[in-house]
RNA sequence: AGAAAUCUUUGAGGCGGGGUGCAAUUCCCCACCGGCGGUACAGCCCGCAAGCACUUUUUCAGUGCCGAACAGGUGAAAUUCCUGUGCCGACGGUACAGUCCGGAGGGUAAAAGAUUAAU
Numbered sequence: 001a002g003a004a005a006u007c008u009u010u011g012a013g014g015c016g017g018g019g020u021g022c023a024a025u026u027c028c029c030c031a032c033c034g035g036c037g038g039u040a041c042a043g044c045c046c047g048c049a050a051g052c053a054c055u056u057u058u059u060c061a062g063u064g065c066c067g068a069a070c071a072g073g074u075g076a077a078a079u080u081c082c083u084g085u086g087c088c089g090a091c092g093g094u095a096c097a098g099u100c101c102g103g104a105g106g107g108u109a110a111a112a113g114a115u116u117a118a119u
Stems, first nucleotide, its partner, number of pairs: 001119001004116007016030004031099002033089002035048004043087002051065005069085005091102003
């Protein structure tokens, strides 16, 4: 240096103002937010997780479903940067919710570290 194993920690942000109404952070106008890995720096390119359905079931696991971007510029290289204009956002609750409450003091992709350590 290091295959592999075990453990620890971390691991999602956002409704402020106005209007209508008996009632809305849910409707309307303006506002605000963006998990993880890859790649020229990415919510909307590729993949993963989450979420939903089914099978199975102690769990694990398997199968399926699963949102959204264009134009111009710079450059060797960018659907990632810059400029402009757009678009998207699980389930349950409630006056219709990306932003409130709940499952969740939950769980995951993954990141960092510690110990052991084949070689």
Molecule: FMN riboswitch aptamer (RFN element)